RNA sequence: UGGUUAUAAAGAAGGGCGAAGAGAGCGGGCUCAGUGAAACCCUGGCAACCAACCGUGAAACAACGGAAAAGGUGCCAAUACCCGGCCGGAAACGGAAUUAUAAUUU
Numbered sequence: 001u002g003g004u005u006a007u008a009a010a011g012a013a014g015g016g017c018g019a020a021g022a023g024a025g026c027g028g029g030c031u032c033a034g035u036g037a038a039a040c041c042c043u044g045g046c047a048a049c050c051a052a053c054c055g056u057g058a059a060a061c062a063a064c065g066g067a068a069a070a071g072g073u074g075c076c077a078a079u080a081c082c083c084g085g086c087c088g089g090a091a092a093c094g095g096a097a098u099u100a101u102a103a104u105u106u
Base pairs, nucleotide, nucleotide: 002105003104004103005102006101007100008099013043014042015041016040021032022031023030026084027083028082029081044076045075046074049072050071053066054065055064056063080098086095087094088093
């Protein structure tokens, strides 16, 4: 970097530093931002994908369920901020694609 699978309406903020943008990308909207955005750092927290633990499984594995939160990640405005770019539908809405994260694989 690409592939596969799963998840994406819940949840969780303070400080330092920084200086003008930010909310993935394109169009439109809306929102956040000098009462200080992004990036980076520290602390705190949320969640429970992986690991570890317990149960079922004769055993081990797979699978399923559970508990926990010291380990590896992730995340902490608004549904992935909303609508559109593709498909179905009169619409509501559903699906796909894309994106993000995890695990696995190349």
This is a predicted structure of a 106-nucleotide RNA (SAM riboswitch aptamer (S box leader)) from a Prolixibacteraceae bacterium. Taxonomically the source falls in Prolixibacteraceae (Bacteria, Pseudomonadati, Bacteroidia, Marinilabiliales).